[in-house]
Context: one part of a larger RNA
This record gives sequence, structure tokens and C1' cells, in this order.
RNA sequence: CUUACACCAGGACAAACAGACCCCGGGAGCUUUACUGGAUCCAGAUAUUGGUGUUGAUGCAGUAACUGUUUAGCGUAGGAGGGACCUACCGUUUUAGGUAGGGCCAAUGAAACACCUCUCUUUACUGUAUUAACGCCUAACUCCAACUUUUUGGGGGACAGUGUUUGGUGGCCAGUUUAACUGGGACGGUUGCCUCCUAAAGAGUAACGGAGGCGUACAAAGGUCGGCUUGCGCCGGAUGGAAAUCGGCGUGUAAGCGCAAGGGUAUAAGCCGGCUUGACUGCGAGGCUGACCAGCCGAGCAGAGUCGAAAGACGGUCCUAGUGAUCCUCGAUCCCGUUGUGAUUGCGGGACGGGCUUAACGGAUAAAAGUUACCCCGGGGAUAACAGGCUAGUCGGACCCGAGAGUUCAUAUCGACGGUCCGGUUCGGCACCUCGAUGUCGGCUCAUCCCAUCCUGGAGCUGGAGCAGGUUCCAAGGGUCGGGCUGUUCGCCCGUUAAAGGGGUACGUGAGCUGGGUUCAGAACGUCGUGAGACAGUUCGGACUCUAUCCGGUGUAAG
Repeated sequence: CUUACACCAGGACAAACAGACCCCGGGAGCUUUACUGGAUCCAGAUAUUGGUGUUGAUGCAGUAACUGUUUAGCGUAGGAGGGACCUACCGUUUUAGGUAGGGCCAAUGAAACACCUCUCUUUACUGUAUUAACGCCUAACUCCAACUUUUUGGGGGACAGUGUUUGGUGGCCAGUUUAACUGGGACGGUUGCCUCCUAAAGAGUAACGGAGGCGUACAAAGGUCGGCUUGCGCCGGAUGGAAAUCGGCGUGUAAGCGCAAGGGUAUAAGCCGGCUUGACUGCGAGGCUGACCAGCCGAGCAGAGUCGAAAGACGGUCCUAGUGAUCCUCGAUCCCGUUGUGAUUGCGGGACGGGCUUAACGGAUAAAAGUUACCCCGGGGAUAACAGGCUAGUCGGACCCGAGAGUUCAUAUCGACGGUCCGGUUCGGCACCUCGAUGUCGGCUCAUCCCAUCCUGGAGCUGGAGCAGGUUCCAAGGGUCGGGCUGUUCGCCCGUUAAAGGGGUACGUGAGCUGGGUUCAGAACGUCGUGAGACAGUUCGGACUCUAUCCGGUGUAAG
């Protein structure tokens, strides 16, 4: 070395399971003051559903009472019409007559009751109709007991029950919704429009790049005609000052333009005054921009106007933000169509104007939140947690400079402020292999490598007398403890030691062991949440897979 056998498990990112974690898409369970419904329950109306009484209310009719108070007036004057006499008693055959009261009259007042009629208001009674509450009844209906299966007796009773309908209640049940972007997701932030930079001298151009604004305002802050020039500096001038108002000189747009920025602007777009409503109606050649829908500019024509002597200007504002499609709906006027007409009306449509923080702003609906560790499916290494990789801010180490400390003296030793490198053990960044699976902390076992050396060995310097040290250089051969606490790595403590080194090896090693921690399903506490539930909070409990094909390794035998 080959072969065979017996063993070991380091590798074949070994096998098994289309990862349960994470994200994306879908589903399901559960919750609730998410949305929308439904059962249920409650109440009203009505049908089944009848009789009667009392009390009340209302309407109508009848009778009766005379009900009715401003002031003035004898006074408690409802209104209108008629009206000069009326009523009671005595007497009388009757009439005549007498007595008493009232009226007319007078007074007052807007209106005069002696008497008659009608009528309003108020009150009482009666009748009738409707209705409410309460009571009684029995025949519907219903319950109980007997049955000879025809009923009988008793209780309840027009209630209950049931049907229809209206309103309320209603996680008890059901169907659903619960956005996207995102250097994983969640939390946070953002989502439309305007200005500047990024933007690379046409336009355009991304990022959770750097800065700011808008969701209007104005009847003048619009139109036109006429006029004016700001700001700043210096000098001078009463109160008067840094700054009020006045004059001169200089500068030249730095001021102002409702509001952010940019561009623009003095022939002004800025400031002041006069007159006004073009902040018009019907159109619009031609362009800019642009996937589309939109957006923007616009000479000119017609009509009717404003200002101006006129030329002319004027279809809002120096410009660029100040916004919202479609459906639906409301409004005034006009137009068109339609059954039919003499016409209005009705129905449908068009133009015009109003109603959306439809702000997730090209707007799914008029109308919608959560939770899952009880979870499930489809996918992803397009995307997180472990490990690796890249990187090296952080971390560890070395070196340079040498202010200073070291009595003196930078460099025995220490070394500020800074600088240059190295390493790839920390925390990170990135998201490159792996989600049709690369098992995750610590311990045990077994190791192997590095040196920036803890001990042992050899040297230099020393602020090295010696002993003992400090610091630096060489050196990896060998070595590098036993306990207590904690799941711990770490750390603290106890006792030793020559010393009790630091690291890499998928934070070496789970097809070698363990399973205390972390990280399923059970349960509890604290806290949070209305709740389902949740918590790098805590606590008890919790399945670790007999057979080795190849490479590798150990042993034995043969060649």
C1' cells in the first nucleotide's frame, strides 16, 4: 500500500420532515364599545276578539243656569236684531182701577238688560258616537280532572297564545373588513400640491437624501387713467434719542411686491389718487406639456361694456402652491326628446352652478377594529433570528509625534492633544450560500492550532546594592488546580499552586452524551389591554430518532 473482519463517529453543508421561527399571499379559531345583518327578548299597532258596568276625555244634539268685574256709571254692560211698555200682588163677572218692582227717559260710556228671538263663552245634566283606565260576565281561546270518546265538571279568560307589522335590544349567532412604502417585520415616520439643492450648463431624473412651505387671501390687494420712487451710508437740523419728520451729497436695486423659496421687477409688477366692475357672454387660429385622464399659454372674431383726449388696455390679482375623477343628489334658467295636448304638468337627457381632510389626496363600499404560543396551507434564503462571508464604525493590539509627570531629566516608568497601521475573539452594518431544514446557550468527553507568553528557559535596559520587582526582546517543548454561589459563559468568594495565559477551530465537538437555560401546547403571579390575549418580566411542568453506504480514523489478520 491492497484486501478482509471488528470497531469509532470527523465529513459526505449525512438521512428523515416542500422550516412549526421570520416575512409575503391565502385560510381558519377567538375577541370587542370594528362594520353590516340574523335568532332571541321587550314594547306598540292589528287579526283571531265577544257582552256589560263605573269613572274620565273628546265630538254632536237637546235642556237648564244666566255665566261674562278696565275706566265712567245705581251696577259683574258677551254680541246681533226687534222693541215702548213688561212682571207680580190686591180688587173686579170681565174691563176699568190701586199698590210694588223694572224699563223708556235722564246721567255715564265706544256700546244701555223692561221684555222677546238668535247666538258666543262658561258651568251642570241627559242622549248618542268614539276612546282611555278600572271592574264584572261567558261563549271564542286555554289549563286541569273524569271519561261512555259524544261530552261533563272546575280554573283562567277576551288576557294569554299565535299570525302580520313598526320601533328598540341583541358577539348569542353569521358574513366580512382591519392599506401600502419600508436597508426583514413591528413601533415611529410618510402618502396630494408648491419652491430650492442633489440633477452631471436642453427637458427629465432616485433614496426613510438635505432644507422650507400650501389646503388660502383680497370688493380691492381687481380694471383703467394720471402721478411718484425705494433701501442704505455720510453730513446738517428744536424738543428728537440707534431709529419719527426735514434738507444736501454719495451709492445704484441691496427696498417693496398679503404668505415659502426661486425667477422676475424702477419704462416698474413697488407707492399714491380719480373714475369704475373685463373677477364679462358666445367662440378660438396656433402652440407648450403629456401613456391616458388632466394641466398651461393664447393672438384674433362677434355681442355688451369700463377707463382714457387718443393710441389703446381690460376674459381677475408679478409668476410658479391654495386641490378632488366617476356615480348620486340639490338648485335657477335655457335647450332637446317622448305618450298626448289648445296648454300647464309628468318622464328622460344636455349645458350651467352647489354638496367629498373621497388627505391612503387616479378617489374599491353610503357603511368596517383587534387577536392567535391552539393554529393551518401556499411560497421565500426575493426577507429577519444561528453560523459562515464582506466591511471594520465599535472592539483588541502595535507603532509615530512628545505637551507633561517623573526633585533635576520627555523616552527606568507613565504619557495628554493628535497621527499611521495591524488583527478579525465584541457590539454592529450589509443581506451574498443555506427557509423541498446548515439543531441554538452552558456543562461533560475528546481534542487540535495560533502567539499578542500565565509558569518554566535565554537575554537588554532599569529611577537594577542584594532579595524581590518594573519594562522590553527571543522562545509555543512541556505545563496551566480543587471547591462555594448561579442554567450560566462571565464574575465574586474560599483554599492551594511554578502558573492557575488569551484566543481560533460552524461562539471546536448533540448521526458523541446531557437538556439546567432559551424557544410550542398546561397553569399561575405582576403589569398592559374593554376583551380575545400580550410581555429580551417572573414561576412550576414539558417526547433529544435501536441497524453507518462512501470518504476518514483505530485495531487485528493475510498478501
The prediction has a mean pLDDT of 81. A computed fold for a 559-nucleotide part of an RNA from a Pseudomonadota bacterium, annotated as large-subunit ribosomal RNA, domain V. The full RNA is in RNAcentral, with records from ENA. It matches the Rfam family "Bacterial large subunit ribosomal RNA". Its family is annotated with structural constituent of ribosome and ribosome in the Gene Ontology.